[in-house]
Molecule: c-di-AMP riboswitch aptamer (ydaO/yuaA leader)
Organism: Nonomuraea cypriaca
RNA sequence: CAGGUUGACAGGCCUAAUCCGCAUAUCGCGGAGCCGGGGACCCACUUUUCCGGGGUGAAUCGGACGCCAGCCGAGACUGCCUUCCGUAGAGCACUUCCAGGCUCGAACCCGUCAGCUAACCCGGUAGGCGACAUGGAAGCAAGG
Numbered sequence: 001c002a003g004g005u006u007g008a009c010a011g012g013c014c015u016a017a018u019c020c021g022c023a024u025a026u027c028g029c030g031g032a033g034c035c036g037g038g039g040a041c042c043c044a045c046u047u048u049u050c051c052g053g054g055g056u057g058a059a060u061c062g063g064a065c066g067c068c069a070g071c072c073g074a075g076a077c078u079g080c081c082u083u084c085c086g087u088a089g090a091g092c093a094c095u096u097c098c099a100g101g102c103u104c105g106a107a108c109c110c111g112u113c114a115g116c117u118a119a120c121c122c123g124g125u126a127g128g129c130g131a132c133a134u135g136g137a138a139g140c141a142a143g144g
Base pairs, nucleotide, nucleotide: 012129013128014127018032019031020030021029022028033125034124035123036122037121038120043115052113053110054109055108056107061086062085063084064083066081068079069078070077089104090103091102092101094139095138096137097136098135099134
């Protein structure tokens, strides 16, 4: 000097996932806030049934190649899986608008069962990231 790794820090970010109190040698408990589910009349749906159905979530839908299965074979069709390309939709550092760029477009749960839904009933409050974080306009906040 260059590269890599780790830690700290940050008007922090995704998300409902934060705060407070009492306890503690640790199976924690309670409350507030936020979030989700079940659940009448009325309304809606009348098509539910193994082609099960439903829920949380932005995470749905479509196409292509290849592979496997269904058929004696081929083709077609259907389904599944892998890899790509898109897409409804979602996120990006105080907020909103405009322009531009980047990223995500998963995963899990209930268990034959649930439309909406007042009262009422039942749950969740985890996890993962962040040395720079594009510009313009307007409005805040903080500091002086």